[in-house]
Predicted 3D model of a 1515-nucleotide RNA (small-subunit ribosomal RNA) from an uncultured prokaryote. Rfam family: Bacterial small subunit ribosomal RNA. Gene Ontology terms of the family: structural constituent of ribosome and ribosome.
RNA sequence: AGAGUUUGAUCGUGGCUCAGAUUGAACGCUGGCGGUAUGCUUAACACAUGCAAGUCGAACGGUAGCAGUAUGAUUGAUCCUUCGGGUGAUUUUAUAGCUGACGAGUGGCGGACGGGUGAGUAAUGCGUAGGAAUCUGCCUAAAAGUGGGGGACAACCUGGGGAAACUCAGGCUAAUAGCAUAAUCUCUACGGAGUAAAGCAGGGGACCUUUCGGGGCCUUGCGCUUUUAGAUGAGCCUGCGUCGGAUUAGCUAGUUGGUGGGGUAAAGGCCUACCAAGGCGACGAUCCGUAGCUGUUCUGAGAGGAAGAUCAGCCACACUGGGACUGAGACACGGCCCAGACUCCUACGGGAGGCAGCAGUGGGGAAUAUUGGACAAUGGGGGCAACCCUGAUCCAGCCAUGCCGCGUGUGUGAAGAAGGCCUUAGGGUUGUAAAGCACUUUCAGUAGGGAGGAAAAGUUAGUCGUUAAUAACGGCUAACCCUGACGUUACCUACAGAAGAAGCACCGGCAAACUCCGUGCCAGCAGCCGCGGUAAUACGGAGGGUGCGAGCGUUAAUCGGAAUUACUGGGCGUAAAGCGCGCGUAGGCGGCCUGAUAAGUUGGAUGUGAAAGCCCUGGGAUCAACCUAGGAAAUGAAUUAAAAAAUGUCAGGCUAUAGUAUGGUAGAGGUGAGUUGAAUUUCCUGUGUAGCGGUGAAAUGCGUAGAUAUAGGAAGGAACAUCAGUGGCGAAGGCGACUCACUGGCACAACACUGACGCUGAGGUGCGAAAGCGUGGGUAGCAAACGGGAUUAGAUACCCCGGUAGUCCACGCCGUAAACGAUGUCAACUAACUGUUGGGCGGGUUUCCGCUUUUAGUAGCGUAGCUAACGCGAUAAGUUGACCGCCUGGGGAGUACGGCCGCAAGGCUAAAACUCAAAUGAAUUGACGGGGGCCCGCACAAGCGGUGGAGCAUGUGGUUUAAUUCGAUGCAACGCGAAGAACCUUACCUACCCUUGACAUCCAGAGAAUCGUUAGAGAUAGUAGAGUGCCUUCGGGAAUUCUGACACAGGUGCUGCAUGGCUGUCGUCAGCUCGUGUCGUGAGAUGUUGGGUUAAGUCCCGUAACGAGCGCAACCAUUAUCCUUAGUUCCCAGCGCCUUAAGUUGGGCACUCUAAGGAGACUGCCGGUGACAAACCGGAGGAAGGUGGGGACGACGUCAAGUCAUCAUGGCCCUUACGAGUAGGGCUACACACGUGCUACAAUGGUGAGUACAGAGGGAAGCAAACUUGCGAGAGUAAGCGGAUCCCUUAAAGCUCAUCGUAGUCCGGAUCGGAGUCUGCAACUCGACUCCGUGAAGUCGGAAUCGCUAGUAAUCGCAAAUCAGAAUGUUGCGGUGAAUACGUUCCCGGGCCUUGUACACACCGCCCGUCACACCAUGGGAGUGGGUUGCAAAAGAAGUAGCUAGUCUAACCUUCGGGAGGACGGUUACCACUUUGUGAUUCAUGACUGGGGUGAAGUCGUAACAAGGUAGCCA
Repeated sequence: AGAGUUUGAUCGUGGCUCAGAUUGAACGCUGGCGGUAUGCUUAACACAUGCAAGUCGAACGGUAGCAGUAUGAUUGAUCCUUCGGGUGAUUUUAUAGCUGACGAGUGGCGGACGGGUGAGUAAUGCGUAGGAAUCUGCCUAAAAGUGGGGGACAACCUGGGGAAACUCAGGCUAAUAGCAUAAUCUCUACGGAGUAAAGCAGGGGACCUUUCGGGGCCUUGCGCUUUUAGAUGAGCCUGCGUCGGAUUAGCUAGUUGGUGGGGUAAAGGCCUACCAAGGCGACGAUCCGUAGCUGUUCUGAGAGGAAGAUCAGCCACACUGGGACUGAGACACGGCCCAGACUCCUACGGGAGGCAGCAGUGGGGAAUAUUGGACAAUGGGGGCAACCCUGAUCCAGCCAUGCCGCGUGUGUGAAGAAGGCCUUAGGGUUGUAAAGCACUUUCAGUAGGGAGGAAAAGUUAGUCGUUAAUAACGGCUAACCCUGACGUUACCUACAGAAGAAGCACCGGCAAACUCCGUGCCAGCAGCCGCGGUAAUACGGAGGGUGCGAGCGUUAAUCGGAAUUACUGGGCGUAAAGCGCGCGUAGGCGGCCUGAUAAGUUGGAUGUGAAAGCCCUGGGAUCAACCUAGGAAAUGAAUUAAAAAAUGUCAGGCUAUAGUAUGGUAGAGGUGAGUUGAAUUUCCUGUGUAGCGGUGAAAUGCGUAGAUAUAGGAAGGAACAUCAGUGGCGAAGGCGACUCACUGGCACAACACUGACGCUGAGGUGCGAAAGCGUGGGUAGCAAACGGGAUUAGAUACCCCGGUAGUCCACGCCGUAAACGAUGUCAACUAACUGUUGGGCGGGUUUCCGCUUUUAGUAGCGUAGCUAACGCGAUAAGUUGACCGCCUGGGGAGUACGGCCGCAAGGCUAAAACUCAAAUGAAUUGACGGGGGCCCGCACAAGCGGUGGAGCAUGUGGUUUAAUUCGAUGCAACGCGAAGAACCUUACCUACCCUUGACAUCCAGAGAAUCGUUAGAGAUAGUAGAGUGCCUUCGGGAAUUCUGACACAGGUGCUGCAUGGCUGUCGUCAGCUCGUGUCGUGAGAUGUUGGGUUAAGUCCCGUAACGAGCGCAACCAUUAUCCUUAGUUCCCAGCGCCUUAAGUUGGGCACUCUAAGGAGACUGCCGGUGACAAACCGGAGGAAGGUGGGGACGACGUCAAGUCAUCAUGGCCCUUACGAGUAGGGCUACACACGUGCUACAAUGGUGAGUACAGAGGGAAGCAAACUUGCGAGAGUAAGCGGAUCCCUUAAAGCUCAUCGUAGUCCGGAUCGGAGUCUGCAACUCGACUCCGUGAAGUCGGAAUCGCUAGUAAUCGCAAAUCAGAAUGUUGCGGUGAAUACGUUCCCGGGCCUUGUACACACCGCCCGUCACACCAUGGGAGUGGGUUGCAAAAGAAGUAGCUAGUCUAACCUUCGGGAGGACGGUUACCACUUUGUGAUUCAUGACUGGGGUGAAGUCGUAACAAGGUAGCCA
């Protein structure tokens, strides 16, 4: 830092996807160790059990339990004994609060901290910076005080109730409990009124007192009360910041403010009475949804985006809702009361409970741990302290959940082992990897040793302070003693042995890494593109490789890449995107000069911005993660002193913006009223007669009741020809005859005046084509709907005949258009040139010119620049500024729902689910067009002859069959492979038969080969003899046959869509390309286009191209003319000979001819045209004239064209068969369809007789003369010839004569019967030919269609290949020998240029909609069921406040009666649960229903893309 994916390719736009980092993660496979950190993200779901907040006896009365002590009683071991007893360990027990202590209780402090969770909360919160009207237990400092008294209530005792929880009554009692009194102090009407306290412990020399216990007194410490100050903590207020929705636009009645009063610790509508009518809101109120906030965390270059676990600060909550009490502090997680739901106990009367503390359980979930140890450390509560408590905390346990570190060995080792895999079979690879040899021992294991976390407190001693004091207490110092959960700690040492320790994903591209096998659009993969239909680097397995590594992959999620929401940093002519156009409010922005100010701005200072974290520099753990110290940073808000250029504000001025006044001008600008002419139509009256009208062609329609046409007249409505113009005017829509009236605006000229008055413009408001709507008119023409006629497969269309709304007018709605320049408005600047409209100035010569110039419009071209390109280019899409609107992938959809507007039609605003990997713009190359231009071709036309009809031949399809072998299938298959199927061929079928094989190589053994006979259809099998080959260096070898074995042979089996080779076709069409250069971002273009010309990309000219290659042409052979050479087998003119005749012969090469070499034709010459070219036209000469004729020759490529059955060949398949052999059959079938041919239908003919003239070929298992014979096919015999010699070999049409006379014939010959010939082992299936007889269809062929432009068509025969035999086929050969071409409009094919395109497997393309089927999401829907909420009411627990004297009442007062005060009760107000009614909103569901999307090769049509066949599109 980018990459893949839209296209045939390109550039752009634009989405989707990937590579990175991260996580409180989960899942799959795997798993050695340690350190360190984290660990219910879901059900704020419900919880069994244990623990999580107690402590103080130095506040108190006390003594249930424990221990001790004392005193009794009791038992009585041991010892002593004077036996009386003593001693008394020990047992049981009683008494004493006497001591240590202490259950329960009174009292104090703490249970408001610590710990958990994130439900609620969009502000009563949080963050940050400030503020004034407050409180603050414990703590610190200071001042003062700490006096006096009496009365209760627990505990306890007695009695009662209850299952229990618990509770009632009576009696006794203490205090640091409670009450009263009182100072400072507070209030005051200056008379007065109100408000405190508590003691306890240690020590003590005198003195006083005593019930002999002690107390007073002094002192120390801890307390208590009041006040002040501080610290800490808390409460309140303010500015700024703090998610989304406008399909939530208005909200508010204590609401906003004031006054009086109340209330609070404190300001305040916090509460109340009265008064006023305010307050909030487009800078987003209210409402709805979502959400704890922050430091920070993740990501990112940053700006940002996302998140808010652990740690830290704040807030809120504690089963749900409400409430207060106590207290310094709570409306209180482990407190109270009430209501509700749930759970538990119950004797049914009534009670108990709240894990979102730590563990743990169930449940939910993809998913998250132990019912552990300790208070040793840190901290907290209580206490004087010892100490107690502490699931805070410190530790341990579980989990690869993350991060970090270490290990699973190291060196050597080539016979490159074995095995695996691949292989071109040679080898390669795994791989120095292993084994082997030599070493090491981290970690784990065993054993031993062993820090630090511990300092305090306590005791003793010393010293200082305090004090009357050497007691006591406190500080400091020293010594001693003692405290560790972790813990078998970290760490160190020793021992043994390579020993115990490697996996996961991937390998088509992105993206590092390739082969084999299996599978065969199946199974499967896939993040995107996509892979799989028999050779899959993409599926599955294996070998190998790549990446990471105790982990690796997958899934989910966030940021990044994404400049894909663009502040940094995007766009809007055509890709998504400029409102249809004005006016104008708020807002934003704003000309020149001077002065002031300092709001914003700029830099500085101050405090703040918690710690932790990030960053930098150090330090400590062996390193690292981690821990730790200092610094930096914290971009922020606040305060403060400055600065004054520009912005703002204020003041003064200016005139260039803007505007007003003056002057003349142009104009379809608007509104109203009136008016003319042409035309259409209708009506009336003539003239006139049979059609008119309409179309591609027709018909419907009109017309003999008189149309159309024509003449005259009348009526009525609508629209304004020419002028007319990329001319004018208007903001846009739009405006077009003429006149008048009213009226808006622009421009120009000269300058007089005002003095920034301006620009833009969210909402708002007005205008706004056509169609449409309402009311009332009007209606000539035109014309949706509708009717009819055509067209058509259909035709609800296009075409035609009619025709109603409507179009017109008045008034009122609608408010949309492809309302377009697809280009918002305003302003400034930036090359030229040309046209035109309006105004002005100058000039020429008045009209006039348009010559110089200016201004405002409107057009064309174009520089720079811009743009993806197209293009724009002073009228910008250039360079800038101001403001507004709009866009963010395609579809769903400008749709649904909601709202607003509308009479309606509908408009405006405007989603989501779901679905796809594209959709799209511009340009490029092709292809295509029922687009255009130019050109060519037997392409059409002009002609000649055919096919299609008949019979036959032949091929194909189909059908049949045991088999009818296979292939070829539009042109470009079909007389094709096949230049020739009776057997063979032969590949097919049936039957029989062989298995190393019919054929090839190799090994071993034996033998020549071969010839008979028997069986059999034959292959084959059996059998008996005969026989012993060739070469030789004499060793043997070659060839061949049989037997055996192993490798192998064999296959016309499959795949021509795995291939080579060969071939067809477009097409003998003129094209197809390259190098360099240039142009273009690029695909590409140029060249190759253009003007001419040609058969031709043939040539010339022009030209950012210059050259070149493959094609064209030429070169090659043939044919047409001549020459030279040669002259047999050819030829024979002249000269001879010989004949009945014949180059037969002498002879001759002159000619013909043969076959070698040359010549010749090149637009070379002349004239004309053309551009002075190329070239064309005409002519001369010439055998031949413009490539002379015909051939071979086939560019780049296309058709996955044809051929695996010519051959070759990869892969697959068969191997006693899909191989090989034999016999017979089949390929020859036959209702039928098609193609190609032959023969005909006749007189340009048939038949008979006579007669003439070729060329090119072939011949030895051959061609065969002559002769004989047969009617003939042939047969017999036989000369010649391997050929210019002989034979095939009589050419036929033609010509001459005769006959037939238009008929199914003297045409035609099919078919059938009989008899033969030939070939061949063989002629039945299934050959050809001959003779005799028979004598079918057919009388020139529908639609349609084929060939041919000259020695051609047509017609006539001849030959050859194949071949034993078997052509009407094929390939060649010559004979006779035409007609026509005006021309390129049309059909077909092709070439070039151009144009359009939504096509690119390229029009046999693409593609739209209904319907049918399946699935998916969604709207409507009678309704139904939940949630939230407004309003109006009802209701009223607990509690608080007010009122109240019904009941009760300790301290104080009292005149002893009572009072003050209190408690209970009652009542009023507020209020939670709850209830009713009526709305709003949201979610789910709903018979039926609407459209949408997606699906396999469904149905119907063909709407769009080309002029898409009626141009398309918008309303």